A computed fold for a 357-nucleotide RNA from Collinsella phocaeensis, annotated as Bacterial RNase P class A. Model confidence (mean pLDDT): 76 of 100. The sequence is in RNAcentral, with records from MGnify.
């Protein structure tokens, strides 16, 4: 240098604080089992990440026949799991001498877009600025002439080797070939396509073919897999006082209101009882739990299947703390709030283990 575990200041003394399977006092209630309150006393009290709330879930309550549509998420392959965007193990491409680390890694031949700027052309079997190379006009000059050779130039005609721009220029490299060329033809390589082998597969090796028909899906899109919602302030049990509502009773036969009078009817008083609700109290909630340990056994692992053993944090304005002493290297990062697998982030220093150059 690289992978992979582990520890998170020790100890000891006083004070304080949550909790409670548990013992003892004093006390309320209750016939009693037994519940409650206070008080000691004895036990207990964060983390690898408890954070982030980014995934999947369990649990709870609502909604739901079954199908599709829209939306959302994953995205080489095989396998673990409850299940994941997370492990394992293979493939494939990248990067490092190596130990080893990263990878949004399904389709571009279903379609549609898009490819800036610079370039002649940026995708259409296109296109052609120099440059190449013939043929033909002109013009010059040379050979004494007919005519040839050479050079300049305009215009078509071939052609795409060579230059130029660019990330990218319609396979690469070489040779044949040709007026020049030019998969026109070879060969090798690269890519496609098809056919064998070998593997569950990804995918790898060989063989043939025709010569090759750019990128980009981190643009829509197309395939395949999954996916009902809300959350512990879920949800369930008790449940006040005050207003408020029901239903009966009892008072004056009173007061208002229904335009005035009658009649009738409603409301206003006071007391039982009954129901909803909210305050609050309990419960969920801490117990044993898809957890952990150690051994065995399958398995390359992840994991699984056996046995066996250990386990009280559980508050709700919210305890896990202060001080004091010894000792080191002088101690980072942070603080449970329903429970559990992961992934990310944040971390003074320390120690093992393999492994590399």
């Nucleotide at each position: 240098g690289c992978g992979g575990g582990c520890c998170a200041g020790a100890c000891g003394a006083u004070c304080g604080c949550g909790c409670g399977a548990c013992c003892c006092a004093u006390u309320g209630c209750g016939c009693a089992c037994g519940c409650g309150a206070u008080g000691g006393g004895c036990g207990u009290g964060a983390g690898g990440a408890a954070a982030g709330u980014c995934c999947g879930g369990g649990c709870u309550c609502c909604a739901c026949a079954g199908g599709g549509c829209a939306g959302g998420a994953a995205g080489c392959u095989g396998g673990c799991u409850a299940a994941c965007g997370g492990c394992c193990a293979g493939g494939c491409g990248g990067g490092g001498c190596g130990a080893c680390c990263c990878g949004a890694c399904g389709g571009a031949u279903a379609g549609c877009g898009c490819c800036g700027c610079a370039g002649a052309a940026a995708a259409g079997a296109a296109g052609a600025c120099u440059c190449c190379c013939g043929c033909u006009g002109c013009c010059c000059g040379c050979c004494u002439u007919c005519g040839g050779c050479g050079g300049g130039u305009g215009a078509g005609a071939g052609a795409a080797a060579a230059g130029c721009u660019g990330a990218a220029a319609c396979g690469g490299u070489g040779g044949u070939g040709u007026a020049a060329g030019a998969g026109a033809c070879c060969a090798c390589c690269a890519g496609c396509g098809u056919c064998g082998u070998g593997g569950c597969g990804a995918c790898a090796c060989g063989g043939c073919g025709g010569c090759u028909u750019g990128g980009c899906a981190a643009g829509c899109c197309c395939c395949u897999u999954c996916c009902g919602g809300a959350g512990c302030a879920a949800g369930c049990g008790c449940g006040a006082a005050u207003a408020g509502g029901a239903g009966c009773g009892c008072c004056a036969u009173g007061g208002g209101c229904c335009g005035g009078c009658c009649c009738g009817g409603c409301c206003c008083g006071c007391g039982c009882u009954c129901g909803g609700g909210u305050a609050g109290c309990g419960u969920g909630c801490g117990g044993g739990g898809a957890g952990c340990u150690g051994c065995g056994c399958g398995g390359c692992a992840a994991c699984g299947c056996g046995c066996a053993g250990a386990c009280a944090a559980g508050a709700u304005a919210a305890a896990u703390g202060a001080u004091c002493g010894u000792c080191c290297g002088c101690g980072a990062c942070a603080g449970a709030a329903c429970c559990c697998g992961g992934c990310u982030u944040a971390u003074c220093g320390g120690c093992c283990c393999g492994c590399u150059u």
The model forms 91% of the base pairs in the Rfam consensus. Its Rfam family is "Bacterial RNase P class A". By type it is a ribozyme.